[in-house]
RNA sequence: GGAUGCGAGGGGCAAACCUGCCGCAAGGCAGGGACGCAAAGUUACCGGUCCUGACGGGGUCUGAUCCCGAAGGUGUCUGACCCCGGUGAGGAUAGCGGAACUACCGAA
Numbered sequence: 001g002g003a004u005g006c007g008a009g010g011g012g013c014a015a016a017c018c019u020g021c022c023g024c025a026a027g028g029c030a031g032g033g034a035c036g037c038a039a040a041g042u043u044a045c046c047g048g049u050c051c052u053g054a055c056g057g058g059g060u061c062u063g064a065u066c067c068c069g070a071a072g073g074u075g076u077c078u079g080a081c082c083c084c085g086g087u088g089a090g091g092a093u094a095g096c097g098g099a100a101c102u103a104c105c106g107a108a
């Protein structure tokens, strides 16, 4: 120096959850807290997952309009909500995987 982490010491980080703040949301930041982590240090470059809104398809409902003597009915349009799709847009995740860069200790 490379590879490795089944040796030792000193340390490091901090999941869920709780509180506060930020964000439409995914989620983030700070404090508490420890499930874990040998890169759980940094970077959204590749794939995955998630969110938002647009788009396409379907469903339910409200309203407007049309038909009808009425009960009622059909079509069109607008809006709200839900489901599916996934080309494309923006975002989140580095504790989903890969990749790049950097780094403490040091047994065999």
Stems, first nucleotide, its partner, number of pairs: 005105001012037002017032006035095001041101003045098003048093005055085007063077003066073002